[in-house]
Molecule: transfer RNA
Organism: uncultured Ruminococcus sp.
RNA sequence: GGCGCUAUAGCCAAGUGGUAAGGCGUGGGACUGCAACUCCCUGAUCCCCAGUUCAAAUCUGGGUGGCGCCU
Repeated sequence: GGCGCUAUAGCCAAGUGGUAAGGCGUGGGACUGCAACUCCCUGAUCCCCAGUUCAAAUCUGGGUGGCGCCU
């Protein structure tokens, strides 16, 4: 220098145009004499900017970070 993959909650992670799953953790509550275990409740500017579309996490263009391949 060229090419590819990737970015979703504090962490892990699903979601291939139509309300953003789930787990762990945090916080609140129930249970208990107090706890632990268990149960219930609790959360999203989907990396940034623009475009396409009635509708974008998803498609397109341009950036930024990370990872990898070729030279």